[in-house]
RNA sequence: GAACCCGUAGUUUAACCGGAUAAAACACAGGCCCGCUAAGCUCGAGAUGGGAGUCCGAUUCUCCCCGGGUUCA
Numbered sequence: 001g002a003a004c005c006c007g008u009a010g011u012u013u014a015a016c017c018g019g020a021u022a023a024a025a026c027a028c029a030g031g032c033c034c035g036c037u038a039a040g041c042u043c044g045a046g047a048u049g050g051g052a053g054u055c056c057g058a059u060u061c062u063c064c065c066c067g068g069g070u071u072c073a
Base pairs, nucleotide, nucleotide: 001072002071003070004069005068006067007066010026011025012024013023019056028044030042031041032040049065050064051063052062053061
């Protein structure tokens, strides 16, 4: 330098041949329980790497950039 793959809550994964409230587990905050803690029960907050485009509608498609990985040179 080139090609390909990946980037979603604090962490690990879903959702995907575009369909509209982005789901779950653990972690975190509140409550219940308990003499206290843990466990258990309940409830809550929290995310699509950035920008542009296509579209009625984009996590999903296209382009550029950023970051990571693999291969080639």
The prediction has a mean pLDDT of 80.
A computed fold for a 73-nucleotide RNA from a Verrucomicrobiota bacterium, annotated as transfer RNA.
The RNAcentral record of the sequence draws on ENA.
Rfam family: tRNA. It is annotated as a transfer RNA.